[in-house]
RNA sequence: GCCCCGGUGGUGAAACGGAAUCAUUCCGCGCUUUGAACGCGGCGGUUCAGGUUCGAAUCCUGACCGGGGUG
Numbered sequence: 001g002c003c004c005c006g007g008u009g010g011u012g013a014a015a016c017g018g019a020a021u022c023a024u025u026c027c028g029c030g031c032u033u034u035g036a037a038c039g040c041g042g043c044g045g046u047u048c049a050g051g052u053u054c055g056a057a058u059c060c061u062g063a064c065c066g067g068g069g070u071g
Stems, first nucleotide, its partner, number of pairs: 001070007010024004018054001026042005047063005
């Protein structure tokens, strides 16, 4: 240099093109003598820039970052 895979809350993962779900962490409440566990509620996210589309996490192009392969 070229090829392939990936990038989504703090973390780990989901998501036919119809707008993001779950677990955990954190915060609050309940329970408890207190705490843990458990139950309920809440905060928090699509790497970036363009393009396609009525509509993009998803499709296209380029860039950046990480991993692998190859000369």
Molecule: transfer RNA
Organism: Gemmataceae bacterium